[in-house]
Context: one part of a larger RNA
RNA sequence: GAGCGAACGCUGGCGGUAUGCUUAACACAUGCAAGUCGUACGUGAAAGUUUCCUUCGGGAGGCAAGUAAAGUGGCGCACGGGUGAGUAACACGUGGAUAAUCUACCCGACAAUCUGGGAUAACAUUUCGAAAGGAAUGCUAAUACCGAAUAAGCCCACGACGUCUUCGGACGACGAGGGAAAAGGUGGGGACCUUCGGGCCUGCCGUUGUCGGAUGAGUCCGCGUCCCAUUAGCUAGUUGGUAGGGUAAUGGCCUACCAAGGCUACGAUGGGUAGCUGGUCUGAGAGGAUGAUCAGCCACACUGGAACUGAGACACGGUCCAGACUCCUACGGGAGGCAGCAGUGGGGAAUUUUGCGCAAUGGGCGAAAGCCUGACGCAGCAAUACCGCGUGAGUGAUGAAGGCUCUUGGGUCGUAAAGCUCUGUCAGAGGGGAAGAACCUCCUAUCAUAUAAUACGUGAUAGGCCUGACGGUACCCUCAAAGGAAGCACCGGCUAACUCCGUGCCAGCAGCCGCGGUAAUACGGAGGGUGCAAGCGUUGUUC
Numbered sequence: 001g002a003g004c005g006a007a008c009g010c011u012g013g014c015g016g017u018a019u020g021c022u023u024a025a026c027a028c029a030u031g032c033a034a035g036u037c038g039u040a041c042g043u044g045a046a047a048g049u050u051u052c053c054u055u056c057g058g059g060a061g062g063c064a065a066g067u068a069a070a071g072u073g074g075c076g077c078a079c080g081g082g083u084g085a086g087u088a089a090c091a092c093g094u095g096g097a098u099a100a101u102c103u104a105c106c107c108g109a110c111a112a113u114c115u116g117g118g119a120u121a122a123c124a125u126u127u128c129g130a131a132a133g134g135a136a137u138g139c140u141a142a143u144a145c146c147g148a149a150u151a152a153g154c155c156c157a158c159g160a161c162g163u164c165u166u167c168g169g170a171c172g173a174c175g176a177g178g179g180a181a182a183a184g185g186u187g188g189g190g191a192c193c194u195u196c197g198g199g200c201c202u203g204c205c206g207u208u209g210u211c212g213g214a215u216g217a218g219u220c221c222g223c224g225u226c227c228c229a230u231u232a233g234c235u236a237g238u239u240g241g242u243a244g245g246g247u248a249a250u251g252g253c254c255u256a257c258c259a260a261g262g263c264u265a266c267g268a269u270g271g272g273u274a275g276c277u278g279g280u281c282u283g284a285g286a287g288g289a290u291g292a293u294c295a296g297c298c299a300c301a302c303u304g305g306a307a308c309u310g311a312g313a314c315a316c317g318g319u320c321c322a323g324a325c326u327c328c329u330a331c332g333g334g335a336g337g338c339a340g341c342a343g344u345g346g347g348g349a350a351u352u353u354u355g356c357g358c359a360a361u362g363g364g365c366g367a368a369a370g371c372c373u374g375a376c377g378c379a380g381c382a383a384u385a386c387c388g389c390g391u392g393a394g395u396g397a398u399g400a401a402g403g404c405u406c407u408u409g410g411g412u413c414g415u416a417a418a419g420c421u422c423u424g425u426c427a428g429a430g431g432g433g434a435a436g437a438a439c440c441u442c443c444u445a446u447c448a449u450a451u452a453a454u455a456c457g458u459g460a461u462a463g464g465c466c467u468g469a470c471g472g473u474a475c476c477c478u479c480a481a482a483g484g485a486a487g488c489a490c491c492g493g494c495u496a497a498c499u500c501c502g503u504g505c506c507a508g509c510a511g512c513c514g515c516g517g518u519a520a521u522a523c524g525g526a527g528g529g530u531g532c533a534a535g536c537g538u539u540g541u542u543c
Stems, first nucleotide, its partner, number of pairs: 001543004006539005013389006019382002021347001026345003030342003035075003040072002043069001048063006082300003092224007101217002106213008115147003123138006154179003158175002161172004184205006192199002226272003233263003238260008275297004279290004302323005325336004353379001355378003361375001362373004392422004402413004426484001428479005436470001442464008487532005492513003498527005508515002
C1' cells in the first nucleotide's frame, strides 16, 4: 500500500447492488418447511337450507353431495434446503478402466396385454388401556396379493461354428432341453349381440417382456494433496493362493484350508491439524495466505449401532435397539430430536423478520383443471461492503462584526459571511403510472393425423378471454423551497499540515525514534492548517 462475512469509538442525508452466528455439530417454546392422484378401489358424513308429520321434545325425506373425510392402492418422500462434526482418505482434483456393473421416470424399436382364485383395511359389533396404542369376530373392492396359460425376444446348463483377446475370457449367429410376464381405467360410436352395465370397433392413458439410447450412480487404477523423526519399526484376515459364500458388480468383502508373506528413511506406523476443488486476497511475477457468499464433489443429521422398503437410502422432518437429555403419566407406560425458514435462551467483540406470495423460475403428484412447495421470487432490519448522488451555483471588499494573534502599525479566518441574481438533484406534497405475463385451461376458426365416420381424441397455426406477491413500487409531470442534510483523524521526524495559553519528569502521549524536570510546533485546550469524507479513525488478521 492492498484486502476483510469483521468488531469497537465518534459521526451519520439518499439510492442501487451484494452480504449478514467466523463463537456452543450448545439446548430448543411456537408456527410453517412433502405431498399428490376419485381417469386404480370400496366406503361415505355434517353444518346449513327446504318439504311433510308432530305428543312441540322431536321424527322422516330432498338439496348440500357422491362433496368433506379417513382407509386400500400408485408415484414422490434418496430431489430441493442446512451444516462442516468426522475424514490426511481413491475423500477431493485431474486423466483413464469397467471384457467386473446397475439405472425408476424419459426417448426409439419390436412383441404382447390371456384365464382363474383366496384374502384384507376401511366399515359394524364386542373388548383392553390414563394415554400412546392395540385385540377378537363378521362383511367388502381394486392397477393390492397368488396360481395356471402363452414366449417374438430373455435367463440357465449343453453341443458345434465364426470374430476378437490382456490367453482369464468376451461377442455374434445356430441346434435341442429346462425356466420366468402382464391390469386395467377413461372418451366416442354406424352396423351386430345385450342381463342395457356392457360385449364389439376405435382413440388416449396405463401394464408386461426384450433390445438400444439418454441421464444418474457404483467399483478399480496412474499422478497430485499440511506439520512433527524430540514418532523407526508396523502388520495374523495380516500378504498371497485354492474352494465356497455374498454383491448389480471385482476383491480377504466374508468363511474353510494351504503357504509365509506384505509395508518402511523415496518416511511405514504413531501423534497433531484440516472437509477438498473451481476460485478469493495479495504480488511485476514466481510465490504466499485462504476455501464466507456462488458453483462441483464428499461427509453428517441428538450420540452409537442395525437393517427394512425401494430403481435408488443403510434414509435430516422413516423404522428398530442402546445411551444422554427434555416432556406427559392414573406410575403400569408413553412422546421428542431446528446442522430446513423465521424465532428463543446460552456462548460471544459480533451477525437480521416468529413478514408477503406461489405472479415469475424450478420441483413433486395428476389426463387435466389444479393442489403442495420457508426451494424460489420479493419486502423488512444493519453505513457490513462496493458503486453513484447530494448537502447548492454565480456575483459580492465598508476586506463588516466577531474570534485568534500581535513588535499595537497590522496580520489571519476571508469572497468566507451578509447582500443581490439564479438553479431545483435528493428528501417533502399532489397527480399519472409500468415492464416483469409467457403459458395452461376455455371459446372461435383453419389444417394435418386417426377412424367406417364430418363423433371423440391427438398435434399445429391464428384470434379472443383470464392470471402480479413486489406495489400505487420504479419511472414521468407539477408545486413549494437554499429551505431538511458534515463529520472524523492528524499537524516533532518518518509524513501533507504551526502558533498561543495551561501544565511543569506531574498530568499525560507513543507505530518506531522518543516527548514532558517553567518559554513543550510531541501532554491538555484554543485559533489556524493538512488529509479523507457519509464516513473517519483504532484494533485484529492476510499478502
Molecule: small-subunit ribosomal RNA, 5' domain
Organism: uncultured bacterium